About this RNA
Model confidence (mean pLDDT): 82 of 100. The RNA shown here (transfer RNA) has 73 nucleotides and comes from Puniceispirillaceae bacterium (SeqCode). The RNAcentral record of the sequence draws on ENA. Rfam family: tRNA.
RNA sequence: GGGCAUGUAACUUAAUGGAUAAAGUGUUAGAUUCCGGUUCUAGAGAUUAAGGGUUCGAAUCCCUUCAUGCCUU
Numbered sequence: 001g002g003g004c005a006u007g008u009a010a011c012u013u014a015a016u017g018g019a020u021a022a023a024g025u026g027u028u029a030g031a032u033u034c035c036g037g038u039u040c041u042a043g044a045g046a047u048u049a050a051g052g053g054u055u056c057g058a059a060u061c062c063c064u065u066c067a068u069g070c071c072u073u
Stems, first nucleotide, its partner, number of pairs: 001072007010025004018056001027043005049065005
C1' cells in the first nucleotide's frame, strides 16, 4: 500500500428498518444488620465512534473519515 472484521452506559453483551435503545456486573440512595457482606426496593448513567445520504421511520441499509484487531505484499 491492498483486503476483511469490529465500534451501543464505567465494564460485558442484547435489540427482524417500527412506539420511550433492553439486561447483567458496577455505581448512588433506602430497607434489612450491632457493623459489614448477602438479599430486597428505587434511581442515575448512552448524542448507538464522527459526518453525510436513502427512507414515512436508521443502532440496523449505503458512502466517507477515525480508532482497534486480523490477513496479505